This is a predicted structure of a 472-nucleotide part of an RNA (small-subunit ribosomal RNA, 3' major domain) from a metagenome.
[in-house]
Context: one part of a larger RNA
RNA sequence: UGACGGGGGCCCGCACAAGCGGUGGAGCAUGUGGUUAAAUUCGAUGCAACGCGAAGAACCUUACCUGGGCUUGAAAUCGCCCGGACAGCCGUGGAAACACGGUUUCCUUCGGGCCGGGCGACAGGUGCUGCAUGGCUGUCGUCAGCUCGUGUCGUGAGAUGUUGGGUUAAGUCCCGCAACGAGCGCAACCCUUGCCUUUAGUUGCCAUCAUUAGGUUGGGCACUCUAAAGGGACUGCCGGUUUUAAACCGGAGGAAGGUGGGGACGACGUCUAGUCCUCAUGGCCCUUAUGUCCAGGGCUACACACGUGCUACAAUGGGCCGUACAAAGGGAUGCGAACCCGCAAGGGGGAGCAAAUCCCAAAAAACGGUCCUCAGUUCGGAUUGGAGUCUGCAACUCGACUCCAUGAAGCUGGAAUCGCUAGUAAUCGCGGAUCAGCACGCCGCGGUGAAUACGUUCCCGGGCCUUGUACA
Numbered sequence: 001u002g003a004c005g006g007g008g009g010c011c012c013g014c015a016c017a018a019g020c021g022g023u024g025g026a027g028c029a030u031g032u033g034g035u036u037a038a039a040u041u042c043g044a045u046g047c048a049a050c051g052c053g054a055a056g057a058a059c060c061u062u063a064c065c066u067g068g069g070c071u072u073g074a075a076a077u078c079g080c081c082c083g084g085a086c087a088g089c090c091g092u093g094g095a096a097a098c099a100c101g102g103u104u105u106c107c108u109u110c111g112g113g114c115c116g117g118g119c120g121a122c123a124g125g126u127g128c129u130g131c132a133u134g135g136c137u138g139u140c141g142u143c144a145g146c147u148c149g150u151g152u153c154g155u156g157a158g159a160u161g162u163u164g165g166g167u168u169a170a171g172u173c174c175c176g177c178a179a180c181g182a183g184c185g186c187a188a189c190c191c192u193u194g195c196c197u198u199u200a201g202u203u204g205c206c207a208u209c210a211u212u213a214g215g216u217u218g219g220g221c222a223c224u225c226u227a228a229a230g231g232g233a234c235u236g237c238c239g240g241u242u243u244u245a246a247a248c249c250g251g252a253g254g255a256a257g258g259u260g261g262g263g264a265c266g267a268c269g270u271c272u273a274g275u276c277c278u279c280a281u282g283g284c285c286c287u288u289a290u291g292u293c294c295a296g297g298g299c300u301a302c303a304c305a306c307g308u309g310c311u312a313c314a315a316u317g318g319g320c321c322g323u324a325c326a327a328a329g330g331g332a333u334g335c336g337a338a339c340c341c342g343c344a345a346g347g348g349g350g351a352g353c354a355a356a357u358c359c360c361a362a363a364a365a366a367c368g369g370u371c372c373u374c375a376g377u378u379c380g381g382a383u384u385g386g387a388g389u390c391u392g393c394a395a396c397u398c399g400a401c402u403c404c405a406u407g408a409a410g411c412u413g414g415a416a417u418c419g420c421u422a423g424u425a426a427u428c429g430c431g432g433a434u435c436a437g438c439a440c441g442c443c444g445c446g447g448u449g450a451a452u453a454c455g456u457u458c459c460c461g462g463g464c465c466u467u468g469u470a471c472a
Base pairs, nucleotide, nucleotide: 001472002471003469004468005467007466008465009464010463011462012461013460015456016455019420020419021418022417023416026311027310028309029308030307031306032305033304034302035301042053043052064297065296066295067294068293069292070291073122077121078120079119080118081117082116083115084114087104088103089102090101091100092099093098106113107112124286125285127284128283129282133280134279135275136274137273138271140269145184146183147182148181149180150179151160152159153158164175165174166173190263191262192261193260195231196230197229198228199227200226201225204221205220206219209218210217234257237251238250239249240248241247313413317372318371319370320369321368322367329360330359331358334353335352339348340347341346379410384405385404386403387402388401389400390399426448427447428446429445430444431443432442
């Protein structure tokens, strides 16, 4: 100087407390451990691995296994030699890859172009090392810290500044002070949302007029909205408290008030953190194989254990009928309307739309009506049998969905444990990426919409000062 303390002081955070809903029990989905297996490819492993890399494992992917092939190679550059258009077609074997055989056939400025074969340089490697590395990322932590120049103090390590008194979300600001300044962080500048104005008025909108089944059409751009530019909030104003400061409390005005809400943004560093399987790359290793092609299998196994989820156990509910109200997105070998067929998945059909125009598209919970009346049930839907649909070369291993039948466990969950402070939790549906097909996951969107916070003694993590130390 740090680190540590079941030392002290001060202060924060859904850290506790106060509340609401879960997990831990059940069934299923998914990841992992383990076990099994020819292979169940590899990585990730306390927080910070475990719906993670994977935003799509039937083939492909694919890196694994078995078997069958190739050896200048699936793709690259160059040199020498040889041949020919390339290549297509045919035949045989074969699961294919491929191997063997046959047949037809170029351009040229004569250098060659293009292709094939041979030889040689070389290629290739998701092989090893993340403890050789770059890059990227997680984490402490959006915590308020981390440093430097000059000066001063100290023999020196170093200190001071950065400590102290207030204050703040903040090393935020003020005051004081042997310090005076500065940098990286904080904040602001950026995006979005909340109010207003201006500009613009189609594909959007409809107050007045006419018209229609309908903003359908004429008309209009006031309103809504769209999307560009501005305005607006700064403790600016008033009162009080404080040290006349910084600031805090209350108030006015205001759509919004003290960082308005949300996001992007992550200091010096820590974890020899993660990744050589995104990519790049040193070294090592393989070179008729650890490269490469193909078929099939595996990654989907199953006594078990754990994590993350979904659906439930019901009456604030379930079934049926009717009737409303979104936002954000996507759409061209795409989205696909009306209409017809089918109980349905779906099929036929093909209008319109490169989309504020058309389509996906029905929002659902909600509301009104009605049945069920506490029961393993009209709860719950696993499992299994049968019949189908769709995608795709192909759904046996191993897809999703539909219908009929079946109707399991489950009556609110031990010890323990998680999330959340407001348009949040809870609950309800909708969209998108990936994608031929496949979503209970992920990333977004809106609808309905709470309870509680006395307080900081305690648990966890963190910041500042101080103290002890036989630790570095």
Overview:
Model confidence (mean pLDDT): 85 of 100.